Predicted 3D model of an 88-nucleotide RNA (c-di-GMP-I riboswitch aptamer) from a Chloroflexota bacterium. It matches the Rfam family "c-di-GMP-I riboswitch aptamer". From the family's description: GEMM was predicted in a large-scale screen for bacterial structured RNA regulatory elements. Taxonomically the source falls in Chloroflexota (Bacteria, Bacillati). The prediction has a mean pLDDT of 88.
RNA sequence: GCAAAGAAAAGGCAAACUUACUGAAAGGUAAGGACGCAAAGUUACGGAUCUAAACAGUUUCAAACUGCAUGAUCGCCGGACCGCCUAA
Repeated sequence: GCAAAGAAAAGGCAAACUUACUGAAAGGUAAGGACGCAAAGUUACGGAUCUAAACAGUUUCAAACUGCAUGAUCGCCGGACCGCCUAA
């Protein structure tokens, strides 16, 4: 120095919920707030899950139902990239 690992130290992030904005929705953003997290840093590349506007079909033709991501979730899992400290 690198890899593995995670006692300690310095710090970091921020679930649920509330408020405001945004979106068809899932969700996202900001402020408050901490359930937790050694990558709970980044990335939709693979899987998985969520929503179903548009589109298509059905229909009792206002509407409702069904199918389906080009939408979303990295705090669902894996991959890739970057990274603080150093006892055993």